The RNA shown here (transfer RNA) has 71 nucleotides and comes from Heterostelium album PN500. It matches the Rfam family "tRNA". It is annotated as a transfer RNA. The RNAcentral record of the sequence draws on ENA and Rfam. Taxonomically the source falls in Heterostelium album (Eukaryota, Amoebozoa, Dictyostelia, Heterostelium). The prediction has a mean pLDDT of 81.

[in-house]
């Protein structure tokens, strides 16, 4: 320098054009003499900028970061 893959709550991961889900963690309540467990809730997320589209986390282009490969 070129090619390629990934980027989603605090963490690990689903999702794939139509309002983003699960587990753990955090937190409120119930239960318990108390803690723990269990149960019921809550908060918090699409790496960034453009484009296409009625509508983009999703498709396209560029960038950033990380990994892999070629030279």
């Nucleotide at each position: 320098u070129c090619c390629u893959u990934a980027u989603u709550g605090g963490u690990g991961u689903a999702g794939u054009g139509g309002u983003a889900a699960c587990a753990c963690a955090u937190u409120a309540g119930u239960c318990u003499u108390u803690c723990a467990c269990a149960c019921u809730g809550a908060a918090a997320c699409c790496c960034c900028g453009g484009g296409u589209u009625c509508g983009a986390u999703u498709c396209c282009c560029g960038g950033a970061u990380a990994g892999g490969g070629a030279g």